[in-house]
RNA sequence: AGCGAACGCUGGCGGCGUGCUUAACACAUGCAAGUCGCGGGAGAACAGGAACUUCGGUUCCCUAGUAGACCGGCGCACGGGUGAGUAACACGUAGGUAAUCUACCCUUGAGACUGGGAUAACCUGCCGAAAGGUGGGCUAAUACCGGAUAAGACCACAGGUCCUUCGGGUCUGGUGGUAAAAGGUGGCCUCUUCUUGAAAGCUACUACUUGGGGAUGAGCCUGCGGGCCAUUAGCUUGUUGGUGGGGUAACGGCCUACCAAGGCUGCGAUGGCUAGCUGGUCUGAGAGGAUGAUCAGCCACACUGGGACUGAGACACGGCCCAGACUCCUACGGGAGGCAGCAGUGGGGAAUAUUGCGCAAUGGGGGAAACCCUGACGCAGCGACGCCGCGUGGGUGAUGAAGGCUUUCGGGUCGUAAAGCCCUGUCAGAAGGGAAGAACUGUCGAGAUGCGAAUAGUGUCUCGGCCUGACGGUACCUUCAAAGGAAGCACCGGCUAACUCCGUGCCAGCAGCCGCGGUAAUACGGAGGGUGCGAGCGUUGCUCGGAAUUACUGGGCGUAAAGAGCGUGUAGGCGGUUCUGUGUGUCGGGCGUGAAAGCCCCGGGCUCAACCCGGGAUGUGCGUCCGAAACUGCAGAACUAGAGUCUCGGAGAGGGAGGUGGAAUUCCAGUGUAGCGGUGGAAUGCGUAGAUAUCUGGAAGAACACCGGUGGCGAAAGCGACCUCCUGGACGAUGACUGACGCUGAGACGCGAAAGCGUGGGUAGCAAACAGGAUUAGAUACCCUGGUAGUCCACGCCUUAAACGAUGGGCACUAGGUGUCGCGGGUAUUGACCCCUGCGUGCCGCAGCUAACGCAUUAAGUGCCCCGCCUGGGGACUACGGCCGCAAGGUUAAAACUCAAAGGAAUUGACGGGGGCCCGCACAAGCGGUGGAGCAUGUGGUUCAAUUCGACGCAACGCGCAGAACCUUACCUGGGCUAGACAACAUCGGACCGGCCUGGAAACAGGUCUUUCCCUUCGGGGACUGGUGAUUCAGGUGCUGCAUGGCUGUCGUCAGCUCGUGUCGUGAGAUGUUGGGUUAAGUCCCGCAACGAGCGCAACCCCUACCUUUAGUUGCCAUCAGGUAAUGCUGGGCACUCUAGAGGGACUGCCGGCGUUAAGCAGGAGGAAGGUGGGGAUGACGUCAAGUCCUCAUGGCCCUUAUGUCCAGGGCUACACACGUGCUACAAUGGGCGGUACAGAGGGUAGCCAACCCGCGAGGGGGAGCCAAUCCCAGAAAGCCGUCCUCAGUUCGGAUCGGAGUCUGCAACUCGACUCCGUGAAGUCGGAAUCGCUAGUAAUCGCGGAUCAGCACGCCGCGGUGAAUACGUUCCCGGGCCUUGUACACACCGCCCGUCACACCAUGGGAGUUAGCUGUACCGGAAGUCGGUGAGCCAACCUUCGGGGGGCAGCCGCCUAUGGUAUGGCUGAUGACUGGGGUG
Repeated sequence: AGCGAACGCUGGCGGCGUGCUUAACACAUGCAAGUCGCGGGAGAACAGGAACUUCGGUUCCCUAGUAGACCGGCGCACGGGUGAGUAACACGUAGGUAAUCUACCCUUGAGACUGGGAUAACCUGCCGAAAGGUGGGCUAAUACCGGAUAAGACCACAGGUCCUUCGGGUCUGGUGGUAAAAGGUGGCCUCUUCUUGAAAGCUACUACUUGGGGAUGAGCCUGCGGGCCAUUAGCUUGUUGGUGGGGUAACGGCCUACCAAGGCUGCGAUGGCUAGCUGGUCUGAGAGGAUGAUCAGCCACACUGGGACUGAGACACGGCCCAGACUCCUACGGGAGGCAGCAGUGGGGAAUAUUGCGCAAUGGGGGAAACCCUGACGCAGCGACGCCGCGUGGGUGAUGAAGGCUUUCGGGUCGUAAAGCCCUGUCAGAAGGGAAGAACUGUCGAGAUGCGAAUAGUGUCUCGGCCUGACGGUACCUUCAAAGGAAGCACCGGCUAACUCCGUGCCAGCAGCCGCGGUAAUACGGAGGGUGCGAGCGUUGCUCGGAAUUACUGGGCGUAAAGAGCGUGUAGGCGGUUCUGUGUGUCGGGCGUGAAAGCCCCGGGCUCAACCCGGGAUGUGCGUCCGAAACUGCAGAACUAGAGUCUCGGAGAGGGAGGUGGAAUUCCAGUGUAGCGGUGGAAUGCGUAGAUAUCUGGAAGAACACCGGUGGCGAAAGCGACCUCCUGGACGAUGACUGACGCUGAGACGCGAAAGCGUGGGUAGCAAACAGGAUUAGAUACCCUGGUAGUCCACGCCUUAAACGAUGGGCACUAGGUGUCGCGGGUAUUGACCCCUGCGUGCCGCAGCUAACGCAUUAAGUGCCCCGCCUGGGGACUACGGCCGCAAGGUUAAAACUCAAAGGAAUUGACGGGGGCCCGCACAAGCGGUGGAGCAUGUGGUUCAAUUCGACGCAACGCGCAGAACCUUACCUGGGCUAGACAACAUCGGACCGGCCUGGAAACAGGUCUUUCCCUUCGGGGACUGGUGAUUCAGGUGCUGCAUGGCUGUCGUCAGCUCGUGUCGUGAGAUGUUGGGUUAAGUCCCGCAACGAGCGCAACCCCUACCUUUAGUUGCCAUCAGGUAAUGCUGGGCACUCUAGAGGGACUGCCGGCGUUAAGCAGGAGGAAGGUGGGGAUGACGUCAAGUCCUCAUGGCCCUUAUGUCCAGGGCUACACACGUGCUACAAUGGGCGGUACAGAGGGUAGCCAACCCGCGAGGGGGAGCCAAUCCCAGAAAGCCGUCCUCAGUUCGGAUCGGAGUCUGCAACUCGACUCCGUGAAGUCGGAAUCGCUAGUAAUCGCGGAUCAGCACGCCGCGGUGAAUACGUUCCCGGGCCUUGUACACACCGCCCGUCACACCAUGGGAGUUAGCUGUACCGGAAGUCGGUGAGCCAACCUUCGGGGGGCAGCCGCCUAUGGUAUGGCUGAUGACUGGGGUG
């Protein structure tokens, strides 16, 4: 785009078309083929009238020579239906028929003479239920028959002419033979007879007979063309041909007898499946593809099968016979029927109409005609089934009405839309008028003309009048009133034009593909709005297109599907140079055909259009004639460049056969003694019955080290010691010869690794299976010890492979460079090299090609020729069938079903028990821990009324919590409140506050006492507080961290992450950022199609280490002075320390070395400090839907006398257990006691708290000082000195428990810390495993602070003492860069394979069962043609009357439908069970 459509929703009118695609299923009823009296015989009745009447009726007239029937003629073979069958000369196209027919029609020639016998109707008898049948009798014809005549009409014989396909045909006359007929109607008497007028006759028309020609139609034959399956490869006996005969209109094996043995087939026979064919129709740019409704041509069929008759024509839709199935009638004996004609019915189906009107037109049949018949046809009806046209109104109208929807609440939108006002009048409605389609025929009149004796008649033609309309009172026209009666459907995520709200919450649902839906859905459902089309709109189905996705036009095969494992070669396809001929293909022109309709163009008719009419154009095809001769083919002649042969030569794991050789292994024998062997390490195993080892000799089998090489040879598979024999091929050189002999190659044939099979041999080593030992979670493996088939030989099979260059063969052309101790040749001083050249074999690379990768004279480039192969993945290298095989199996090779992909190349990442380089307390080297104990603390679990919640590998677990007795607190129990504990508004009152009393656990309630704020313009206002109120509200530690902001953790202080421009690539992307060095660093240098830039790194900032300078109290005290028992205590000073401001200093700056002259590295000097001096702050692009809605903020949802709020008590502190993080220990480098020394950094007024007193102590009393470089906390501790303890569960260790206390606090019961006395548990250094740390670090020692009433083993800080070790980067973990592989991309915590279990689906096998189609053999055989017979029967003709001729029945035979029996083949359905497959 289309449709004979169907379905859903909707539906105003008209025109023109169109309408059982399914059950060629079955059919009630009516109609669809008759007509002719001008062929013939016969011939009613009802009604009406008349007469008669016995009143029952009879006769006559009319009806009427009518109806109906019969004989006869013509028609019924057309028209109409259907598409079953048919793969065929059925159809299409072009031809042939010299192999034929053709009724009616036209034209033309000749004729139509003379006789005869029947028969139906009718009458009558009989049989039958009926259908119908039968006997007898009468009769006519354009029915039937005899005779005559008759022509090249036909036959036979013998000629001639012309043509010819050589078969024959045409024309023609000769002889002989054969075969005809029919009349009817009208008119007229010119001729003859009777004579009104008729008959014969004449005449006109018509019919008839026989020829010729034409037209039309048909038969038959032929070339070519148009389905699928080769998993159908062979078919055929009337088969192929011939001869004789038969048959037909006609050729022919069409039929028959005989003879011969042919015929068809890979250019697809035979078989199977499907199918009417065509013009055309739909689609497409075309080529094609699909289709074959309506219309037209042809064919086939008419219930199914068979058969003939009649006829010009049939094997006959509305004819006959037979058989079968079905239906109907029946008196059960027997009969009748055939809608695939038009309507109509049932049925089937998603689905397809009226039992209409008319012959008025067109056409057909009959007829002389009128006319009759015509479900052909013309019309009408039904269906939006299709196409076309028209309408459902037009103009104006902004308070942009109401209302709906939406909203950021302003508005926006439906929307000039509506209303309102002004118009118009199509359609529908009513009324009135009202066609064309009609011209014939006929008849009447007139005229012309033919025949004729004719003014008769008649034929033909012309003119005029009259008659004829189903549709239909329709089209059309006019008038009337009236905006009045007339709009829907689908869609709005992208493709694709059209967006919002609500509902729903992976539900319900949508979906053509991609895909939507899991609480903000433009995708579901509704609504508003919008978009598209519009009397339709969507959906489904089907066809073509897009699809270059079967590629002729116009594709491919290295890796995406696809080159056969390789060769030889048949058919076929293709084929070198020159000349001549021919004219097959080819080209040009003419002619014929290519039906009409359709398509296209022009014109015309319906108001337009659809539709219809006229004309034109086209029709790529086929045939035929003429011409051309380049190319192709063919024929002939020639050539040598292709191909081949000969000569000479060298190379080679080419093949086959026979023989020979050495090394090694194993075995046997000798010597010899204790192990050998084997592995990652072992064991099994072998060995004192003598192994391994060793040496000499022997045996046997298999394989041939070195040479050896991207070296050679071969078609491939493949070929490797040496010698001999036989043998194939390639290559080089030289000339000579043949003369296109060539290339490819469907089938076919041969070869074909390994494994495997058969028979026989052989067997040293190796070695499936198998056994044992190990390994392992297991180990039917990898490793080890053994070991049988096999490996080897001969013969025969098998025929596969990643049989690979994943690249078929041949020829030609198209830049180069380089290797080859691969082979050959040339040149040259002969020796090699170099150079040139042919063949082979590699690498790199240009153009070109390619999706890219890559290929690139050994093409995957450019061309030609031939073959093979491919067409989404799975199913499936499968099933079935065939072929091959001994088997294993091979080869050929589907479908159902299922998926929305499968796949190639390349890109970026990520990953790897890949590689390279390099970092990090990553390992290693060390030191100290954890894991064991007790306790503390967090978590899990459990428990509980509640044990609130969050955090879960690193990166949750001394985390949120820098501190839960109440509070905190979010949890539980109980008691209360409901505008609320808190905010805003209105209103009323009051200051608020505070104290006391009662009830109560408190909240709270009630009462009472006291009090009267600030500002003021004196109206009031403000803060605070209490009551009341309303609807907007408050409130929520309720949910969602996967709706979010913010903040944070982590990779990781790792060195990375990007951009602009340019360049490269089809693109993703790459380059830069890679490379060579170097660095802690993408740090820097060099190089480079890159050049620059940004965020990171570094630096800038802070602390610390040295110095200078400034300043000098509360700090300091060297010098001076004073004072004390002593002390910077005082004067004084600011030198030093220190404090805290400002500066300096370090930059690879210097030296030489290494490095590339660079960056830089290593060393040295100087320096307090040296190569970022040490530490901190600082965290790129991003990742983890990481954490947090319980800090805060916040969308959505939820609660609202409760999930809010207040209070008391309880809980978060539970305890069989498990884990994390810590503390204290286990002791002598220690513990106890005594003495004694040295910090830093902090904190302090609701505070730190001195001295002094009390207490063993916690602490109490006390009160100085200090808002702090001044006073206090504050004793630092380890250390050092001395002493005791002496290895013990202890003078270690301190848990637990008892008692007594202290402090804080409203309150220490649940549930605080501390002190003293007593008690004195586990624990003697910790399994597997695991953590921290590289220097002022670890370890160890104490001190301070935050939180805090109190509570610290935690956390955050501070200083004291103060190590060991790092060879090194193999390994573990993490990370960076480059590279590689990838089937991963949610990115290895990925992906993914198979079994098993379950459910569903399709399918193979299957004892069989069943249905259909079909073959073969046989039986039987209706009707019927043909043949035979014909004793029975018979009108025409002949007859000598006897009969003959001819025919019929009957019977027999051949053939034969349905049928039967037997046995095969093919296909389908089904089948217990079974096999695999698909999906979940």
Predicted 3D model of a 1480-nucleotide RNA (small-subunit ribosomal RNA) from an uncultured delta proteobacterium.
Its mean pLDDT, the model's own confidence on a scale to 100, is 85.